Predicted 3D model of a 330-nucleotide part of an RNA (large-subunit ribosomal RNA, domain IV) from Gossypium australe. Its mean pLDDT, the model's own confidence on a scale to 100, is 83.
Context: one part of a larger RNA
């Protein structure tokens, strides 16, 4: 000097990105236990007390409790053996994951929802035979999305997608030439058909020719989208109100400096002597917003974050000791 431990006056987080690490708590019995809540929980909440040995009555035996006695500094006498409380974010939960830097707020999940599929099912693998789905049959199967529960889920179908439609336009291969169409005339009760036939198109391909696309509708828990400027109230300020332009429609409820806020350490309030964090508000949202769900939420979490009690060598500020290395000498 390195490592692993033990102890430490006074203080007790002043350390530090951060109480990281360490300390503290601890078993069993009794007493007692709040907010909140989905009435199950929260809960071992919290906060207190007891604990050895001997003897005694109750007693089938035991346990537990009661009475009496007794020893120690100390009785779960060693080992073993929860720290707790108050807020907030996220995710409901148990689970699962980057074997070897990430365990999480990511994935999954029960639930909701739209959609596809009538069975030789849809979907998937395979050139095929065939196989899975399934020895299943819509209370089923597939892929998508959301993610317990509670309250809810607004406007827009213009673009893109999907579904349906079929009048018109466009349109392939192919067939294709005494070809196609055809006013008009004739016949006939009339229709279809028949006969004649001017004109037009046509080997530079007429004529016939499907789906698709164009087109017309529907559809948002489909992909998505959800304005700008100006003026106005008897202090000022602000604008319930009005005007103009544009749009398919101009963001509703809820929530909001947020895991989202650049300016920003926004402003006000709480907590501190002092708080870029934190909590409660405000709304001026650079750039929240409703199943890529919105907002709440008991329980849960080796989650993230703020505060407190207890506790401590984390620190003020170091010291002492034990052991193992290293080093030096032999």
């Nucleotide at each position: 000097u390195u490592c692993u431990c033990u102890c430490u006056a006074a203080g007790g987080a002043a350390c530090u990105u951060g109480a990281c690490a360490a300390a503290a708590u601890a078993g069993c019995c009794c007493c007692g236990u709040a907010a909140c809540u989905u009435u199950g929980g929260a809960a071992g909440a919290a906060a207190g007390g007891g604990u050895g040995c001997c003897u005694u009555a109750u007693c089938a035996c035991a346990a537990a409790g009661g009475g009496g006695g007794u020893c120690g500094c100390a009785g779960u006498g060693a080992c073993c053996a929860g720290g707790c409380c108050c807020g907030g974010g996220c995710g409901a939960c148990u689970g699962c994951u980057u074997a070897c830097c990430a365990a999480a707020a990511a994935c999954a999940c029960a639930u909701g929802u739209a959609u596809c599929c009538a069975c030789a099912a849809a979907g998937u693998c395979g050139u095929a035979a065939g196989a899975c789905c399934a020895u299943g049959u819509a209370u089923g199967a597939g892929g998508g999305u959301u993610g317990a529960c509670g309250c809810c889920u607004a406007u827009c179908c213009a673009g893109u997608g999907c579904u349906g439609g079929a009048a018109g336009g466009u349109c392939a291969a192919g067939u294709a030439a005494a070809g196609g169409u055809g006013a008009c005339c004739u016949a006939a009760u009339g229709a279809c058909a028949g006969g004649g036939g001017a004109g037009c198109c046509g080997g530079c391909g007429a004529c016939c020719g499907a789906a698709g696309c164009c087109c017309c509708a529907g559809u948002g828990a489909a992909u998505g989208a959800u304005g700008a400027c100006c003026g106005u109230a008897a202090c000022u300020a602000u604008a319930a109100c009005g005007g103009u332009c544009c749009u398919a429609a101009g963001g509703u409820a809820g929530a909001g400096a947020a895991a989202u806020u650049c300016c920003u350490u926004g402003u006000c309030g709480g907590g501190u002597a002092a708080g870029u964090u934190u909590c409660g508000a405000c709304c001026u949202g650079c750039a929240c917003g409703a199943a890529a769900g919105g907002c709440g939420u008991a329980a849960c979490g080796a989650u993230c974050u703020g505060g407190g009690c207890a506790c401590u060598g984390u620190c003020u500020c170091a010291g002492a000791g034990a052991g193992a290395g290293g080093c030096u000498c032999g």